[in-house]
Notes
Large-subunit ribosomal RNA, half A from a Candidatus Nanopelagicales bacterium, 1853 nucleotides, folded computationally. Taxonomically the source falls in Candidatus Nanopelagicales (Bacteria, Bacillati, Actinomycetota, Actinomycetes). It was read from a public genome assembly.

Context: one part of a larger RNA
RNA sequence: GGCGCACGGUGGAUGCCUUGGCACCAGAAGCCGAAGAAGGACGUUGGAGCCUGCGAAAAGCCUCGGGGAGUUGGCAACCGAACUUUGAUCCGGGGAUGUCCGAAUGGGGAAACCCGGCUGGGGUCAUGCCCAGUCACCCCUGCCUGAAUAUAUAGGGCAGGUGGAGGGAACGUGGGGAAGUGAAACAUCUCAGUACCCACAGGAAGAGAAAACAACAGUGAUUCCGAGAGUAGUGGCGAGCGAAAUCGGAAGAGGCCAAACCGAGUCUGCGUGAUAGCCGUCAGGCGUUGCAGAGUCGGGGUUGCGGGACUUGUCGACCAGUGCUGACGAACUGGUAGGGAGUAAGAAAUCCGUGUCGUAGACGAAGGCCAUGCGAAAGGGCCGGCACAGAGGGUAACACCCCCGUAGUCGAAACGUCACGGACUCCCGACGAGUAUCCCAAGUAGCUCGGGGCCCGAGAAAUCCCGAGCGAAUCUGGCGGGACCACCCGCUAAGCCUAAAUACUCUCUGGUGACCGAUAGCGGACAAGUACCGUGAGGGAAAGGUGAAAAGUACCCCGGGAGGGGAGUGAAAUAGUACCUGAAACCGUGUGCCUACAAGCCGUGGGAGCGUCUUGAGUCCUUUGGGGCUCUCCGUGACCGCGUGCCUUUUGAAGAAUGAGCCUGCGAGUUAGCGAUACGUGGCGAGGUUAACCCGUGAGGGGCAGCCGUAGCGAAAGCGAGUCCGAACAGGGCGAUCAUAGUCGCGUGUCCUAGACCCGAAGCGGAGUGAUCUACCCAUGGCCAGGGUGAAGCGCGUGUAAGAGCGCGUGGAGGCCCGAACCCACCUAGGUUGAAAACUGGGGGGAUGAGCUGUGGGUAGGGGUGAAAGGCCAAUCAAACUCCGUGAUAGCUGGUUCUCCCCGAAAUGCAUUUAGGUGCAGCGUCAUGCGUUUCUUCCCGGAGGUAGAGCACUGGAUGGGCUAGGGGGCCGACAAGCUUACUGAACUCAACCAAACUCCGAAUGCCGGUAAGUGAGAGCAUGGCAGUGAGACUGCGGGGGAUAAGCUCCGUAGUCGAGAGGGAAACAGCCCAGAACACCAACUAAGGCCCCCAAGCGUGUGCUAAGUGGAAAAGGAUGUGGAGUCGCACAGACAACCAGGAGGUUGGCUUAGAAGCAGCCACCCUUGAAAGAGUGCGUAAUAGCUCACUGGUCAAGUAAUUCCGCGCCGACAAUGUAGCGGGGCUCAAGCACACCGCCGAAGUUGUGUCAUUCACACUGAUUCCCAGGCCUGGCGACAGGUCCAGGGGUGUGGAUGGGUAGGGGAGCGUCGUGUGGCCAGCGAAGCGGCGGGGUGGCCCCGGCGGGGAGGCCACACGAGUGAGAAUGCAGGCAUGAGUAGCGAAAGACGAGUGAGAAACUCGUCCGCCGAAUGAUCAAGGGUUCCAGGGUCAAGCUAAUCUGCCCUGGGUGAGUCGGGACCUAAGGCGAGGCCGACAGGCGUAGUCGAUGGACAACGGGUUGAUAUUCCCGUACCCGUGGCAGCGCGACCAUGCCGAACCCGGCGAUGCUAACCGCCCGAACCUGGGCGGCUCCUUCGGGAGCUGUUCGGGGGAGCGCGGGACCCGUUCCGGUAGUAGGCAAGCAAUGGGGUGACGCAGGAAGGCAGCCCAGCCCGGGCGAUGGUAGUCCCGGGGUAAGGAUGUAGGGCGAGACGUAGGCAAAUCCGCGUCUCACGUGCCUGAGAUCCGACGCCGAGCCGAUUACGGCGAAGUGGGUGAUCCUAUGCUGUCGAGAAAAGCCUCUAGCGAGUGCUGUUGCGGCCCGUACCCCAAACCGACACAGGUGAUCAGGUAGAGAAUACCAAGGCGAUC
Repeated sequence: GGCGCACGGUGGAUGCCUUGGCACCAGAAGCCGAAGAAGGACGUUGGAGCCUGCGAAAAGCCUCGGGGAGUUGGCAACCGAACUUUGAUCCGGGGAUGUCCGAAUGGGGAAACCCGGCUGGGGUCAUGCCCAGUCACCCCUGCCUGAAUAUAUAGGGCAGGUGGAGGGAACGUGGGGAAGUGAAACAUCUCAGUACCCACAGGAAGAGAAAACAACAGUGAUUCCGAGAGUAGUGGCGAGCGAAAUCGGAAGAGGCCAAACCGAGUCUGCGUGAUAGCCGUCAGGCGUUGCAGAGUCGGGGUUGCGGGACUUGUCGACCAGUGCUGACGAACUGGUAGGGAGUAAGAAAUCCGUGUCGUAGACGAAGGCCAUGCGAAAGGGCCGGCACAGAGGGUAACACCCCCGUAGUCGAAACGUCACGGACUCCCGACGAGUAUCCCAAGUAGCUCGGGGCCCGAGAAAUCCCGAGCGAAUCUGGCGGGACCACCCGCUAAGCCUAAAUACUCUCUGGUGACCGAUAGCGGACAAGUACCGUGAGGGAAAGGUGAAAAGUACCCCGGGAGGGGAGUGAAAUAGUACCUGAAACCGUGUGCCUACAAGCCGUGGGAGCGUCUUGAGUCCUUUGGGGCUCUCCGUGACCGCGUGCCUUUUGAAGAAUGAGCCUGCGAGUUAGCGAUACGUGGCGAGGUUAACCCGUGAGGGGCAGCCGUAGCGAAAGCGAGUCCGAACAGGGCGAUCAUAGUCGCGUGUCCUAGACCCGAAGCGGAGUGAUCUACCCAUGGCCAGGGUGAAGCGCGUGUAAGAGCGCGUGGAGGCCCGAACCCACCUAGGUUGAAAACUGGGGGGAUGAGCUGUGGGUAGGGGUGAAAGGCCAAUCAAACUCCGUGAUAGCUGGUUCUCCCCGAAAUGCAUUUAGGUGCAGCGUCAUGCGUUUCUUCCCGGAGGUAGAGCACUGGAUGGGCUAGGGGGCCGACAAGCUUACUGAACUCAACCAAACUCCGAAUGCCGGUAAGUGAGAGCAUGGCAGUGAGACUGCGGGGGAUAAGCUCCGUAGUCGAGAGGGAAACAGCCCAGAACACCAACUAAGGCCCCCAAGCGUGUGCUAAGUGGAAAAGGAUGUGGAGUCGCACAGACAACCAGGAGGUUGGCUUAGAAGCAGCCACCCUUGAAAGAGUGCGUAAUAGCUCACUGGUCAAGUAAUUCCGCGCCGACAAUGUAGCGGGGCUCAAGCACACCGCCGAAGUUGUGUCAUUCACACUGAUUCCCAGGCCUGGCGACAGGUCCAGGGGUGUGGAUGGGUAGGGGAGCGUCGUGUGGCCAGCGAAGCGGCGGGGUGGCCCCGGCGGGGAGGCCACACGAGUGAGAAUGCAGGCAUGAGUAGCGAAAGACGAGUGAGAAACUCGUCCGCCGAAUGAUCAAGGGUUCCAGGGUCAAGCUAAUCUGCCCUGGGUGAGUCGGGACCUAAGGCGAGGCCGACAGGCGUAGUCGAUGGACAACGGGUUGAUAUUCCCGUACCCGUGGCAGCGCGACCAUGCCGAACCCGGCGAUGCUAACCGCCCGAACCUGGGCGGCUCCUUCGGGAGCUGUUCGGGGGAGCGCGGGACCCGUUCCGGUAGUAGGCAAGCAAUGGGGUGACGCAGGAAGGCAGCCCAGCCCGGGCGAUGGUAGUCCCGGGGUAAGGAUGUAGGGCGAGACGUAGGCAAAUCCGCGUCUCACGUGCCUGAGAUCCGACGCCGAGCCGAUUACGGCGAAGUGGGUGAUCCUAUGCUGUCGAGAAAAGCCUCUAGCGAGUGCUGUUGCGGCCCGUACCCCAAACCGACACAGGUGAUCAGGUAGAGAAUACCAAGGCGAUC
C1' cells in the first nucleotide's frame, strides 16, 4: 500500500412529520378617494431589536352588546410596576383621535423637509415664538364688473357645489398597433387585431326593442350555451382562415323623444284705426290685443295589419274654479273617488313595522377496571354505554363515550342585506269614422374616389363603417331581400334609455382533493420580494424537525479559551440548543490475509497457503467454563489460463474522436380538443347514441336539436336497384344480387392542432431605463515653478527734395523655444490564475493654448455624439441595457431512466432550391384472409448478341505486289514519248486492331412448362406501426484515374454493419463457422502437431546451404539439381607445358613515313604439320611480344546452347536484435510430392433444463365459458341429457431460440385511490449487516444492530413511475497540495502587560517622506471619532492590538457654510399654441450655484467640539426706553373748492267718484228632446237629471274719459363752508451703479525667512585652553476704532426739453457759464488706541493628575506666485444676469427723521471623524483614480534635484 472486518469522524440522503403552498367548489362582496385614498416615512409599550397593532388621546380612548377569571400582542424569557366579580384581558357593532409624505391641493422642493399670507387664541413692554382654522388648479351654477366697440361679448372678481383630479388583480368598451413564427425560401397571406401603449367605465361592461331575418311558409329586441359545421365559402384556391339561416336550451321587459298642431311669454319686422283678433252661438263690449318670422317653455304625439296632426261621431264619477260682459254649450285648471305604477329603463326623497340572513355567541349524549410499557395508554384483555353526534383536531403510542368540537337546537343593544306590508310619490280619457291638407329626424340617405370591417384577400361584391367631393325624397315617400333591373315579400334609417341569462376574482367565509410534503409545493412553511447585485429600469437567493415536558447538565476536575471527563436530568444524551432518523462520496484508528525482481481495463476461471472475527456437521478430551482435531462456510489470494473500460456518433472506436473528478437528490413522449383513424373489449343492434340544459342531497331520471348507419349513379338538374355516357331497348363505367353491420362508451397504437420528448442560439419586435463612465455642447469658477527668444509700435541718430531705408535703444508679441506641476501615452522591460479586468520601472510628447480641470446642466438607441478610429454612449457597441411577445424558431448537436420472450431491416430506385432533410416505392414487424400459389433440382420449350473469335460491313493499321493520278529528270515545234532510291488512290497478297465494328458466337443468367423435393418466421392480398434512404471491405466483370491509392463510380456474390466462437502473432470487412442454458464427455472444420502451446523433433522420395524459408524489380552470374538439343574426343579431344606461327611482300594506294596492325581497296599465291596480305600490345616508321592455326607431352571426357526446380547479387536510417510471434531449426522444426495418425470451435453429437412454435393424444386425471347440433319434457319461457368446436392445462414427438434501427408479446418495481384482510411500543417505516430464492426486473426470512410511529398483502384503478452519461441543475466531499502565494518600503535592543509577545505599550538608538508619506477644506462616506472591556469570526501569519465585537459617551454659532436675498445655463410651467391618445413647446411666473450680496477676532479649555463653550475686545439687524438736534401737522397765510338738507317753479304720467260704450256669470222662469227611480186607473203622472231653445236677471277692478296728490330737471340758500395743496416714508415703476476678457511689465508694501557683536533666560568645561566678541534657546500680538500716506480715478452749476410705455427735481439730449487739480472720490501699508491684556524661553509644584510664576519682546538684511490691483499699459477673439446700493417721482400720509446712550431679541439645517486615503471610487485594509488652499532651511533660475525642519511614518508574516 491492496482487500475484508470492527469502531469512529465528516456530510445531510432516506423514512416519518407539517405551521406553508397548489387547484377547485359553494356562498358573500365587487369599488376606495379632497370628509384626503392606495401606499409609505417617523414615532408609539418602564427596559435594545424585528414583526403585529396604533397615532402626540399613539399594543390604545368612549359607548352599546357578548363573555366570565384571570390579564398587561408575538419572537421570549427576565426584572419592575399595575389592572381585575364595582366584571378586567378578550370578541363583535357604532363613534372619537388620527404626526409627516403621498392626487397632495397656501408657496417651494433632492417624497416624508423648508418658507409663508389671512382670521381667532396663547405668550412677550414689543418683535421673534406656539396652537386652531383657512388659502392650489380646472369645471359647473349664480351675481358683480367689464376692453377694442354704442348695445354686447371676451376678460376679471366674488359666492356656492360630499363636482373632477389619484389608486385598483382579472374581466369590459374604445383609440393606436408590432415582430419572432408558419408558408419547409419569400413579398399577398399567416402569427393577429394577438403582445404592448393609451383613454374611460362598471360590479359587471358592451349589445338591445327591426329601414331585422326569411322565402311565397313563416319568425318577431338583445345576450349566452349546444348543434348546424370544419359545412357554405374564402384563399400566392398555397399555408391557412372560416360563417349564417334554422333547430334545441338559459334568461326574458319593454319604454321615452323630434316633427305636424295648440297655448303662454320674449324679440324682430310689417301694419293701422277695421273687414284682423278676443273658445262656439247670440248680444254687448274692447281697441292692436293682430299677422309673419326666430328661438324658449308647456300640452300633444311615437307608429308599419303605416302612424300622428287635423275634421267629426259616441261614451265618460263628483266638487270647486277660469275667460271682456250676459245666457247656453264646450273646454281648461285644481281637488276627491276609482284604477294603474314605483324608488328604476322611465320623475323623485325618505320613514315605519314584521320576518329572514350576516357581523360576537350559547346549550350540546355516552367508560370503567386489569396487565404491558425500566416514561406515558388512546394500543391489548374484560365488562359496559351513547349515537339526528363513528366529520375533524388535541391530549406523553392508535380515543364515538378525556378536552375542543360534531349532529341537532337556540341567540343581537347596534349596524347592514333581502322579502312583505304600510306611509309616501307619480300617472290616467277610451273607441270609431273621414280622407282634402300637414308632419313622420339633411349636408342625412345615395353616388364617385380612397380605405377599413364582414367567411368574402376587388372579385360579378351586395350589406356595415370612415375620409374627400357631389348631393335627394316625406307615405303615390323610402330601405332591404348578395352586382343590376322587373315582379313579389319584409321593414320604416339618419334621436335616446333599458334588468336578467354572460365574463372575471385583488378580497371575505366555509368546504373538498387517486394535489405537494422542505432540491417538492407560491420566488417565499424560517426577520422574503428579505439578504445580496446593479447608476437605474430591474434581477433575486439560501435557510423547517431536541424532548411528552427544558426537566437545556447544579457541583467537581483538566484547559487562557474552545472543548472535554465525571456527577446529575430524562424512557433514551451516539436526543446536549453544531440537537429525530443519520445513507453515500470523503477522512481516520485497530485488526485478519496479501505485497519489497516485478508489468498494465484491475476482472473472470482455476487455485496452494494462512486466518478462525463468520455458518454448519462430525469426533476426541474435559476442571462442564471450555479446549483439540477433521470437513464445510467465510476472509484473503502466492501462482497459472483468457482478456484493449462505459456512453455517444459512425462504413468502422480500446481508441490518440465526444461526454463524465466522485457521491447524493432533481432531471426528458405529457395533457387537452368527448378531434381523426386502426385494433382490443363492453352495451344495444337495422339500428345506435344523445349535446347544451332541466329535475333530484345523491344514485339517477329526463332532454331526440343533432350525428353515424340503412343506396347508389351522375359535373349537375335529377333518377333510383339502378344510374351515367348516348339517338339507342346497343355497348361500356360504377353499383345492386348470393342479402347486409352498425353505433355508442372505455383502453391501447399512431396522427392532426396546440411549446407537444427535454435542454440549447445568434437574432426580430414592443414598452421602458440609462450622458455619476465616455463624446460633443451650454453656464459659472479655478490652474499653468522657472528660464530663453525679442514681432509690431515708439524714441533718438543717420539718410532723402520729401520719403523710403539703415543703425542704436525702448518695447514685450507669439496655436514661439527649453523645462516642473498638469495633460497625454511613442519605445523598452516587467507583470499576464497580475499589486491592477490595462498597471509599474526607465526613457518619451504637449505644457499661454484648437490648453487642462471642478461644479451644475443638455443631447438617447436606427437615436445621440464624433478634429472620423465604426470611435464613444456606465468594465457591454456594425446598433446599449432591462422587462415583455417568449416555452420565438433551430431540416442542427447533445441527452432520453426497469426486465424477460419472439421476429428482425436499410444505407437502394424515382422526385425534390434536393444532396447529412423529406415524399412515394423497396426491405421489417403485427393482425386478418387465401393455401402451395414461393423456392430448389432434372428434363422440355423459348427470346437474346456478352466473353471469345473474326474482318463480310464501318473505321483504324503494317509490309509486299500492281499501278491510275501528281511531282522531278530526259526528250520534244506542238502533240506524243521515255524514265524515276519521289509521292501514291484503287485493286491484290500476307499479318493485325475496335465500348459506341459483326459473316459468327458460347457458358451463366432470364421467361414459361412437366415431374420431384422442401413445406418453412415460403409466397400473395388488405389493414395498423415502423426504421432505413452516410455504408465498408474482399473476390469476379467493368467505367474514371496513371490497367496509382485503405481512391472513386456501377454490376454481381460474400462478410461486416446488426455476428460472438476457432484460425490469420495481435488484426470490423480474409478462411472456417452462425453463440437459448449447464457439463473436468465425444467427433470434426479452417488451421495445426520441437518448446512457449493442445496434437507426430510421423513415414517415404527428392530439393535448398541462401537462416533461402522468415519482404522487393529491371538486370547480372561457370551457384546447384533435373530434362533436352548440337559439336569435338583413345585415329588422343578440352585445359596446361614445349615448339612452330613462314615466303612472294614493306600487297597496292595514300603518306614525310604506312613495313599484318592511321586510313582506303583488294584479300591472292607459295612452302608446309600449320601460319590471316593478319586477333591484340607496341614503334616516327621498322623492330619486338602475342593470338588464330599446327606438332609434341599428358591422358578421358570436353565445348556451345535451350527449358524446368531451388538458391545468389541487385538490397542504405535513425533507443536495441526488430521484415519466422519468440526460443530455436539445416537428410529440417525449410521447400515439393505422397501417405498414416492426432489436436483443434460457442460447428456437430451425448446428457439434463428453459422458452417459442407445430403436430398428435388426453381432458369426469382440474374446472369454467361461449356459439351450435341432436334427444326428452313443456303451449311457451325454459329445464335435463348428450355431442362437437375454441381458449386454457397435461403428456409425447418434430422444429426453432446471434442480433443494431425497428415491430410485437409478457412481466417486475415506485407513489397514491377503492374494496376486503392483516401487522405494529412484546417495536412500523427508513438505515447497516447476515442468510436464502427466482431466467430477470426483483423478492423473502431472523428472539441481529441501531431506530422510535406508522406500515403491508390480495384484486382492481390512477400516475409528476424507474437515471450513468445531456461541457445537465443543486448540495456535499475530494484532487492538485501542505504546493503557488502572503500585494512596492529598515529595523535593533531594553522594559512593561499578559496563559502566551518579532508585530501591542513605553523608552533608547537607527532608518524613511518632507510641493509630502506634513497641515486645512470641498465632494463622497456615515459613527469609522473618544473611553472602558473582549479576542469566536474579520486582519493574507501571531496578536494582549485594531477602521473588528460589546457597553457607554461625543458634534453647542446673530457674525463660518446653506435657507429665511438674487439671478446663469437649464428645469417646471396658470392661461395659450400644437398633437390619434400618451404628450410636445412655451408666456406670465417659479425653481436652479459652480457666480453676485451679506455683520468676529485673539487667546484658553475636553478623553472626544470649538471663529460654535469660556475669557477679553468688537460688529450687524430688528425692537423698546432716555437725552439732544431737526422737519411737518395743529396755528397763521395763500390758492382751489363740493354735498346732504331747506325753499321755489310744476312738464309728463295714474286712477277714485262720476260719465259713456260693449259683453255678460250665478240665479229665476217657460218650451222641445232623452235617461233613471217611484207611483199608476197602463192612458199617463211625479221627482231627479242631461241637453237644447227662449225670457228675466245683473255679479263682474270689462273698455274709454276723468282730478287732487306725488314729482325728473332747473333756480336760490347751506357756502367760499367742509375739504384739498405744502412733513416724512417710498416703490414690484424710471435712471445710475452693481458689471466683469486676455497678456504684460514696473513700483510701493506686508507676510515669511536669515543674521545679530544688541536685549533676556540657562550653562561653565571629560583632554591643553575657554567668564568669553564663549555655548544653547528666545527676542510676539488679531478683529475693530481713529488718521487718510504711496498709488489710482474724476468735471461743476444753471436753463430748456417732444426721449426713458404714467410721473419725475433723476437719466438722456441741447444751450450758456465756470474749471482743470487748491478740490472731490478711492486706496495698500504705516502710526496711535485695542493692550496695565494675552502669549512667551524657562523655573516651581503635582505625577491616575494637571496648577502657579514668568524676562526680553530691539536693530539690520532678504523678500514673494500675496495686497494696493475688478488699478495702469498694450491688444483683438471685444469679454453674464438679477438682487443689493444710490437717486427720481407715482403712491401713502399725521406724525416722523438723525445722533448719542442703555435694555431686549436674533429662527432652521450642517458642525464628530477620514478626506491623494486602510474610512471616497475601484468586489479587498487593492502599487490605480480623486477638485481647492498653505509652501520653512542650505545649494540652486526654479514648486527641478539632493539633503534637512515642523510634522508624520518604519506600511500586518